c-di-GMP-I-GGC riboswitch aptamer from Candidatus Aquidulcis sp., 85 nucleotides, folded computationally. The coordinates come from a structure-prediction model, not an experiment, and the mean pLDDT is 91. Lineage of the source: Bacteria > Bacillati > Chloroflexota > Candidatus Limnocylindria > Candidatus Aquidulcis.
[in-house]
RNA sequence: CACGAUAAUGGCAAACCCAUCGAAAGGGGGGGACGCAAAGCUACGGGCCUAAGGUCGCAAGACGAUGGCCGCCGAGCCGCCGAAU
Numbered sequence: 001c002a003c004g005a006u007a008a009u010g011g012c013a014a015a016c017c018c019a020u021c022g023a024a025a026g027g028g029g030g031g032g033a034c035g036c037a038a039a040g041c042u043a044c045g046g047g048c049c050u051a052a053g054g055u056c057g058c059a060a061g062a063c064g065a066u067g068g069c070c071g072c073c074g075a076g077c078c079g080c081c082g083a084a085u
Stems, first nucleotide, its partner, number of pairs: 002085001003082002011036002016031003020027002034071001040077003044074003047069003054063003
């Protein structure tokens, strides 16, 4: 350096529930643990979600981020521990 133990010290927290912000997706808080060795950070590339405003439409509706998701996959940055190999 790769790698990742039925190791140690700690950490995070899905679903769901409560209340809150938001048009929504979703976010922050409390409870709660399915899981996680980067489940730390960054929407940079891909992907996915939403559709308020906008455009189109007689209407139903369609399109579409400037809104989101890093616990989808990459990439970048930063980082704890040390058995085996």